[in-house]
RNA sequence: AGAGUUUGAUCCUGGCUCAGAACGAACGUUGCGGCGUGGAUUAGGCAUGCAAGUCGAACGAGAAAGCUUCUUCGGAAGUGAGUACAGUGGCGAACGGGAGAGUAACGCGUGGGAAACCUGCCCUUCAGCGGGGGACAACAGUUCUAACGAGCUGCUAAUACCGCAUACGAACCAGACAUCGCAUGGUGACUGGUUGAAAGAUGGCCUCUUCUUGAAAGCUAUCACUGAAGGAUGGUCCCGCGUCCCAUUAGCUUGUUGGUGGGGUAAUGGCCUACCAAGGCGACGAUGGGUAGCCGGCCUGAGAGGGUGUCCGGCCUCACUGGGACUGAGAUACGGCCCAGACUCCUACGGGAGGCAGCAGUCGAGAAGCUUCGGCAAUGGACGAAAGUCUGACCGAGCGACGCCGCGUGAGCGAUGAAGGCCUUAGGGUCGUAAAGCUCUGUCAGGAGGGAAUAAAUACUUACGGUUAAUACCCGUGAGGGCUGAAGGUACCUCCAGAGGAAGCGCCGGCUAACUACGUGCCAGCAGCCGCGGUAAUACGCAGGGCGCAAACGUUGUUCGGAUUCACUGGGUAUAAAGGGUUCGUAGGCGGGCUAUUAAGUCAGAGGUGAAAGCCAUCGGCUCAACCGAUGAAUUGCCUCUGAUACUGAUAGUCUUGAGUCCGUUAGGGGGUGGUGGAAUUCCUGGUGUAGCGGUGAAAUGCGUAAAUAUCAGGAGGAACACCAGUGGCGAAGGCGACCACCUGGGACGGUACUGACGCUGAGGAACGAAAGCAUGGGUAUCAAACGGGAUUAGAUACCCCGGUAGUCCAUGCUGUAAACGAUGGGCACUAGAUGUCGGAGGAGCUUACCCCUUCGGUGUCGCAGCUAACGCAUUAAGUGCCCCACCUGGGGAGUACGAUCGCAAGGUUGAAACUCAAAGGAAUUGACGGGGGCCCGCACAAGCGGUGGAGCAUGUGGUUUAAUUCGAUGCAACGCGAAGAACCUUACCUGGGCUUGACAUGCAGGAGACAGCCGUGGAAACACGGUUUCCUUCGGGUUCCUGCACAGGUGCUGCAUGGCUGUCGUCAGCUCGUGUCGUGAAAUGUUGGGUUAAGUCCCGCAACGAGCGCAACCCUUGUCCUUAGUUGCCAUCAGGUUAUGCUGGGAACUCUAAGGAGACUGCCGGUGACAAACCGGAGGAAGGUGGGGACGACGUCAAGUCAUCAUGGCCCUUACGUCCAGGGCUACACACGUGCUACAAUGGCCGAUACAAUGAGCUGCAAUACCGCGAGGUGGAGCGAAUCUCAAAAAGUCGGUCUCAGUUCGGAUUGGAGUCUGCAACUCGACUCCAUGAAGCCGGAAUCGCUAGUAAUCGCGCAUCAGCUUGGCGCGGUGAAUACGUUCCCGGGCCUUGUACACACCGCCCGUCAAGUCACCCGAAUUGGCUGCACCCCAAGUCGCUGAGCUAACCUCUUCGGAGGAGGCAGGUGCCCAAGGUGUGGUUGGUAAGGGGGACUAAGUCGUAACAAGGUA
Repeated sequence: AGAGUUUGAUCCUGGCUCAGAACGAACGUUGCGGCGUGGAUUAGGCAUGCAAGUCGAACGAGAAAGCUUCUUCGGAAGUGAGUACAGUGGCGAACGGGAGAGUAACGCGUGGGAAACCUGCCCUUCAGCGGGGGACAACAGUUCUAACGAGCUGCUAAUACCGCAUACGAACCAGACAUCGCAUGGUGACUGGUUGAAAGAUGGCCUCUUCUUGAAAGCUAUCACUGAAGGAUGGUCCCGCGUCCCAUUAGCUUGUUGGUGGGGUAAUGGCCUACCAAGGCGACGAUGGGUAGCCGGCCUGAGAGGGUGUCCGGCCUCACUGGGACUGAGAUACGGCCCAGACUCCUACGGGAGGCAGCAGUCGAGAAGCUUCGGCAAUGGACGAAAGUCUGACCGAGCGACGCCGCGUGAGCGAUGAAGGCCUUAGGGUCGUAAAGCUCUGUCAGGAGGGAAUAAAUACUUACGGUUAAUACCCGUGAGGGCUGAAGGUACCUCCAGAGGAAGCGCCGGCUAACUACGUGCCAGCAGCCGCGGUAAUACGCAGGGCGCAAACGUUGUUCGGAUUCACUGGGUAUAAAGGGUUCGUAGGCGGGCUAUUAAGUCAGAGGUGAAAGCCAUCGGCUCAACCGAUGAAUUGCCUCUGAUACUGAUAGUCUUGAGUCCGUUAGGGGGUGGUGGAAUUCCUGGUGUAGCGGUGAAAUGCGUAAAUAUCAGGAGGAACACCAGUGGCGAAGGCGACCACCUGGGACGGUACUGACGCUGAGGAACGAAAGCAUGGGUAUCAAACGGGAUUAGAUACCCCGGUAGUCCAUGCUGUAAACGAUGGGCACUAGAUGUCGGAGGAGCUUACCCCUUCGGUGUCGCAGCUAACGCAUUAAGUGCCCCACCUGGGGAGUACGAUCGCAAGGUUGAAACUCAAAGGAAUUGACGGGGGCCCGCACAAGCGGUGGAGCAUGUGGUUUAAUUCGAUGCAACGCGAAGAACCUUACCUGGGCUUGACAUGCAGGAGACAGCCGUGGAAACACGGUUUCCUUCGGGUUCCUGCACAGGUGCUGCAUGGCUGUCGUCAGCUCGUGUCGUGAAAUGUUGGGUUAAGUCCCGCAACGAGCGCAACCCUUGUCCUUAGUUGCCAUCAGGUUAUGCUGGGAACUCUAAGGAGACUGCCGGUGACAAACCGGAGGAAGGUGGGGACGACGUCAAGUCAUCAUGGCCCUUACGUCCAGGGCUACACACGUGCUACAAUGGCCGAUACAAUGAGCUGCAAUACCGCGAGGUGGAGCGAAUCUCAAAAAGUCGGUCUCAGUUCGGAUUGGAGUCUGCAACUCGACUCCAUGAAGCCGGAAUCGCUAGUAAUCGCGCAUCAGCUUGGCGCGGUGAAUACGUUCCCGGGCCUUGUACACACCGCCCGUCAAGUCACCCGAAUUGGCUGCACCCCAAGUCGCUGAGCUAACCUCUUCGGAGGAGGCAGGUGCCCAAGGUGUGGUUGGUAAGGGGGACUAAGUCGUAACAAGGUA
C1' cells in the first nucleotide's frame, strides 16, 4: 500500500466481497511456567456458612465447667474470674464491598461562583471543665403467648438524662463609625442589652493542707468533655460550555413565568403557601417517543474521525417492588425502622419471619464465565490508652490456553538414498538425513537434598529534648532490641537417572503461500466474493505430497480499518444517483472604497487548572519477556491577566464605482378588456346538372334518383388566424402570432442631475404555473378519448376507413402536475479569437442609399487554452474563483405502505421497512444484426435452352416390419453418401453348434516327439475320435505341438478427450504484423477517401512507412509455329507388288509422337481519363486484354464429419462385448422423400445400306480369322505383356424404304415359358438371350434444379471395382445451339456508413397476465397484553398543622409535705398531602386473526409480442 467482481474487450460511476488489528467471547486439539483476567443473558429465585463491630482505662450486675484444699459427705472455701454471656453508655455501623435497573438530567465532563452554606473524628489557637437533681435498663418477682415477643410490680450506676451557676469567644437586638465589593451586600473596631456549656476515666507524685505504713483533698500527665476562632478533609447548592436517534413528534406550559408577604432548609430558589400580574419555552428543535449510567480511558485509524465504557480509577444511581420518615456531623440508610404489594418459609390458623446487585455456593434461562479454599503475615479500615479484637476490604492459593509473554518436545554425524507409502513416461521420482545406526547434551516434567526476600514496627530498654515541683508519667527524636509468614518447604540452588514423558490445527482454483492420484458424475457435496460438480474435478470425498502458524490453529459473532462508500481534513449533481417548474420575498448566511474608536472573534506572552493510573520517551527491578517501579514528556481543552490590531465584527463619520431614481430616445406575437376583418371547413336555401361520390395497399361500412359528389349565388354559426415567418422578437417560467382602440408590466441605449451600500442569495411562506381533469352556467363549426360500424388478422378489445359523445371555445372557481429540458439553480468577477443575426448609440462617408470602423445589450454557429470517464463544454462555460440555496449516496421492493397534510373527486406533497440481487448504470470500442442507407459482385434474378415434381423401373433414405433387417452420414454442406461393385466370403447383425494363451504377435518355464497331410467314422460344418506315415540342421539348435504364466483380442463406448484426413462459407478478396503516430484505454491509423480492376489489381491522395499469408504469376494440359529425333507411327516424291491395303524397297517432307524452344507484354495506333492507373476502339496475329481448362483453398467459422480406413488418451468385456463354423439377414414393404434411367413419340419408331473418333484396358488377361447357335453364347485358338495384336461394332449422321397420329410398328414395365454365362452354389438373391405377354404413361399441380460456348442439349465409346453383376462413378470424343435489356426484386457475398437494451451475437434479447411452490410485508371485523395522559373514588405508613377533657419523674408556683396547679411532653382524635388499589375515558405500541392486496424469488408450464434495428404504427 491494495485486490476480486458488471463487459467480447475498455474507461468511468457504483455497490458487494477479501487481505489487517482487536475481544470479559463461544465451538472442535493440548507438555510446562509467569503475569493478568473470568455471570456480558433473568436488577430471575435462593438452602448453608461467613462478610461490622469494638471499648471493663464510661457504668451497674456477674456465672459455669475444670482444678486445688477442707468436709459433718449435705456441702464449703480458693482458683477459674471481675473472665464468659447479656445490659446501660460511647464511637463506628452513611466507610469499605456489589450492581447498572432507572436517568437524555447541572446526571456526567470541564471551567467558574457561594457576599446563599454545612462539616463527627484530625490539626492550630483562645477560654473553660463549678455545683446539684430525678430516672430507666440489666437484675429480681410475676402475667400472657405455639412462636416472635409483650405487659405489670420492685431495686440500681454512669462519660445516660435534667435544672442551676459562670461566658473569653459566639448568636440576636439597638445605636453610631471605618473600609471594601459588579449588585444583593461583605468585613472590622466601639457602646448597651438579651440568650446559651461541660463528664469524667486512668497513671504518677507528695511541694503545699488534712489524716499520718500510706493515702485523701490537692498537684501533675495522658486520654476524654464544653464554648469560640481558624485550618484541613468531606459534602451541599448555583452558573457558562459540551453530552445519542426520530420532525412520519410542531407547538408545549397554570406552580406554569415573574412579583409581594409568609413558611421551610445548613443554605439560594415556586422548594411550599396566600395574593397580584400574564407571562415562560420553541425551527440555534421546545413538547413527545425510542435508546442509554457518564467520564479518565480502551479498540481501531497516517491523522481527522468511528466504535466502546469489561478489568483499574473518579462521579452518579440503586439495594425484593412502591411510598415514608426517624436517628445522626453525615442516610432519606445493601447486611436499620414503619406501611402497602408480590413471592418464599413457620404456625397451635390467632399470628409471625425473610430479602446474596457482599464472599463462596445452588437452581433457572443461556453458546457461555471459577473454590461453599487459607490467612489477617503484609497494606488499609472500625473500636481501644494499649495489648488486642473484628475485617469474604485485602493478601494468597485453587479452577478455566480466556488473553499476553516465555520455555520445551532434542543436538551432531549418518546413502545400500533401506523397508514401506504415494506418483510414474515403468527408466525412475518423492516422503528423505527423514528413519535405523553411531556419538552427545540435560532445559521442562520426575526423584533426592539444601533453601530465601516479602518483617518493618507498635510493645520493651536506653540517650537527649519538651512538660512538670519532679530525676514520675507522658510526648518527640536517635540508638539498642525480642517476638510475629497465610502463601510454603514455594521461588531459587545442587545432585540423580535417562532421548527417555511432551504436536497439533488450518489451508493448497483466483484473490492468497502451497499439486498430484483415486472415488464420485449438476449426484453427494463445497463456497468469504468470483464461482466449482452433467466420466479425465489442482475447487466435492479420501490418500500421498506441499504451504502457513504453532501449544495452539481454525470457525462463528462483534468493532474500527481498507471505505475519499456522508468527503472538516476529503466527494459530487448536462448524459452515471442528484438543480426545486418559475418568480417575489421573511428569518438566516454572505457582502464595495476611505477614516477614526473599540478589542468580541483572531494572534502572542504569562499564570491557574487539565487527579492518579494508562499511552509515549529514558532509566531501573524480576535470568529474558509479559509484568512492575522511578523520572520526564504529553494531556491539542477550559479559565484568568497582560499585550498586538493586519483581517472579520461592533460603533461613529465620509465617498461613489455596486444598487436605485430622474431626463431623452427606442424595439417587441409581454399581459388584460372591448371592437372589427377576410380566407377556409360545416350546415341551410335556391339555381345548373346526373349517377355516382367517398375512401383504401386493396376494399367495405357510409352518402346519393326523396337528386348526392361537382358547380354558381345567397345566408347562418363557431373556432383558428395562411403568406409575412427568420436557430428573428418578447416574457421569470408556463407561454405569446389577423387588425384597431383603451388600460398596463418589464427591457435596451444615450445623458450623468439625484440618493449614498439602500446589495446578493433565500430554509419556511406567498404568487404564477402547459395539457388533461373536476364544479356551475353558456357555446359547439372543426377535430375527436369513450362508443358503433367496416376492413386487416390465427386472433385484432389496435394500427387503416366511415361515423361519433364528453372534451376542444367562453365566464367563474378548483386541480398544481409534465422529457415543466439547455435533462445544465441564482449572483458577481476574471480568462484568445472568428463569423452570422436582432435592438440602440457614436465616427467617417460631398449629398450622407448601401458598405465600413468603434461600442453597449440580446440571440446563434465555429474554435484556443482549460476542464471532462468519454461524448462534449468552451466570454450565453460543463474553464478559473467567491457567496447563498436545493438535491444525491448500489439495483429492485417504491415514489409503494403507514401516518400527516392539501383537494369536491381524480389525485398531489411528504415518504419508509421487511425481503431480495451482485450487480444496476454512463460514455466510448470491435463485431454481429436491422422488415436502416449508399456502392459493387455472383446462372442470384431477369432473358433463354433443357430438366425434376405426374408414369414405370433402378438406386439411396425415412418410416414400418423383423430373430436380424449391422453401423455411420441428417438444412444448404445426409439421402446412385462411406460402398471403385452384400448369392457364400465380404459381415461388423440374427439363430444355432463349437473353442478358451485363444483366429493373430512377442517373451519365459516345463513337457512331447510330433504337427501338418492322407484315410476312416460321426456331423450342416467347425470340430471331435481312431488309424497311418513323414521336416530342416553348421548337431548347438530351429520349426511345430501340449501344459502353465505374462499377455492377446474387441467394427465395444466417448469425433464433446484427440492426431490425421475431409466438407462448408469460397477461388469469396479478404486476414494480419513490425515500427511510427493518435487516444487514459479497448482500439484506431495503415486497410478509409477519389478513380480502376476478376482481384486489398493498380494509380493518385493521405500520419503513415513498410512487410507477411491470400489475389496474380511460376506448374500441368490445350490452341500456332520452329528445332531435334523417326519405330510399332507417317507416305509427298521415286521404284516394286496386290482385287485391295505403307504391303515392300526407300524417304524424313507432311500428319503424328515427345523433348526443347518461340509466341501475348495493353508491346503498337487513336480516343476517353487527372500528365495516372485504367478503359473503349483498331492494326497485326494461330491466339488480345486472366486465350480455354486443371492443380493450387489466406486468417478463420460451424465443439461440422469420421474412434467403422488408420493412429490414439480414458473407460468397459476377458470360457466373452474375443474367436471358428453352418444357415439366415443387410435384398423385407400399407407408405413418404431425394437422385437417376426409360418414355410418352413423326426433329420419331422400325428395316436395309453406308461414313467419320478419342480416351483407355489386356497374361488368373484381351482374344482375331474360321465353324456352330435366331441369340446370349459355344468350339477353337493366330496374334499380343501391346503407337505393332486384341477388346472394337462407334453412335447420333448420311442414303433408301416403311409406319401416318393410333395408347399406335410409340412405350417397354410386369408375367409365363425356354435358355446362356460366371461361380462350390444363382431358392431366398446375379446378369444376359430368345419366344410370348404388352402395364402405367399422350409432356406432368404447388413448387423447384442445371447451364453463358465447343457451354447447354444430344450421341455413342472406354475404364476402375470385379468370378459374375451398373440406369451409379470417373473419363473420352462426335454433332452442336439459344439468350443476357438490365440490377427494381429473391438468395448468397464484399466495402463504407447508421441505430442497437444483441456478444451463445436476431434461431439474439425481452415484457405482462394466467397456472404452481416458497418467503417477507400491507389492510383487516374482532380479540388479547405493555406503557401512558386526563377526570373521579378510596386512602396505609408518615412529616407538618390543629386539638388533646385521657396520661405525665426532673423545671416553676403554692403547700397542711399527702399533694394541688402551671410550663413542657405523650397517647388519642382530626385536616392537608399521598403509595398501592378502584372506576371511566383517551393516546401509543406489540401479539393473534377469517378474509383481501400487491411484492420478491424459483433450468426447461400457458397466452400473446409491448420494448431494443425505422423492432416492423419511431